[in-house]
Context: one part of a larger RNA
RNA sequence: UGCGCCGCCUGAGAGGAACCCACCCUCAGUACGAGAGGAACAGGGUGGGGGGGCCUCUGGUCAAGGGGUUGUCUAACAAGGCAGCGCCCCGCAGCUACGCCCCCGGGGAUAACCCCUGAAAGCAUCUAAGGGGGAAGCCCCUCUCGAAAAUAGGCGGCGAACCAUCUCUGGUUACCACCUACUUAGGUAGGUGGUGAUACUGGAGAUGGCGAGGGCUGCCGUAGAAGACGGCGUUGAUGGGGUCGCGGUGUAAGCGGUGAGGCUUCGGCCGAGCCGUUCAGCCGGCGACUCCCAAUCG
Numbered sequence: 001u002g003c004g005c006c007g008c009c010u011g012a013g014a015g016g017a018a019c020c021c022a023c024c025c026u027c028a029g030u031a032c033g034a035g036a037g038g039a040a041c042a043g044g045g046u047g048g049g050g051g052g053g054c055c056u057c058u059g060g061u062c063a064a065g066g067g068g069u070u071g072u073c074u075a076a077c078a079a080g081g082c083a084g085c086g087c088c089c090c091g092c093a094g095c096u097a098c099g100c101c102c103c104c105g106g107g108g109a110u111a112a113c114c115c116c117u118g119a120a121a122g123c124a125u126c127u128a129a130g131g132g133g134g135a136a137g138c139c140c141c142u143c144u145c146g147a148a149a150a151u152a153g154g155c156g157g158c159g160a161a162c163c164a165u166c167u168c169u170g171g172u173u174a175c176c177a178c179c180u181a182c183u184u185a186g187g188u189a190g191g192u193g194g195u196g197a198u199a200c201u202g203g204a205g206a207u208g209g210c211g212a213g214g215g216c217u218g219c220c221g222u223a224g225a226a227g228a229c230g231g232c233g234u235u236g237a238u239g240g241g242g243u244c245g246c247g248g249u250g251u252a253a254g255c256g257g258u259g260a261g262g263c264u265u266c267g268g269c270c271g272a273g274c275c276g277u278u279c280a281g282c283c284g285g286c287g288a289c290u291c292c293c294a295a296u297c298g
Base pairs, nucleotide, nucleotide: 003159004158005157006156007155008154009153013145014144015143019049020048021047022046023045024044025043026042032037050103051102052101053100054099058097059096060095061094065090066089067088068087069086070083071082072081073080074079092285105141106140107139108138113133114132115131116130162209163208164207165206166205167204168203169202170201171200172199174195175194176193177192178191179190180189181188182187216298218232219231220230221229238294239293240292241290242289243288244287245286246284247283248282249281254277255276256275257274258273261270262269263268
């Protein structure tokens, strides 16, 4: 940015790697060359460097998590503490590279340079008039930001410009005084000035109300140093909890069975391990569902 605000745009302008290289196939044993040898334009493919993005896969990490195991302590079992996470194995999400994806192409004006027509200068000449072509470079499309672009843009929507009280100020109306005009001599009309109660009406100001929207506050987020940004707040799935799913670990405790052997007063007792119950148990920064808890009220 001359009422306040919200959303969506436009695109002046700014930025940008829009990239670079090698090799292979074809062109082609062609053009060229006596031969030896030996291209290019164009088209296709692979890889490397660099840039950007991402986490499906692969790998890394994963002091969330699960399991194994040593020493010691909590009398024992179970469950735990400490020891560099005690040590070891595995490991979701997240973050990552060693992993994955993209970096394609088109148009325009030109540089050097090449050319057409062509005089000055009857010739010649790419230039003097005029015209055509021509770069990884320039501009545009393509990518990002971008109404603070002060010539301060556009479109759409919402709210306000309203109400109450008070103060100041004007107008209409009423009365009085004066002046002018007309007069049927009772007055009528107009103008100027003054006064005042009420009513109507205009303007200005103050206070309060209403008020879009924003902020605060509350619950949060893969957003984040603080601010900021984004979502939600009972008309609610925003976070927590619960349930289910999916996933990690790898089959819990207790009980039952078995058990190499050892001991025995011959009754029995001890016993690592194994099997079953048990694709268990434990756990989840993940997904869905569910108002149980907290987003109440302001």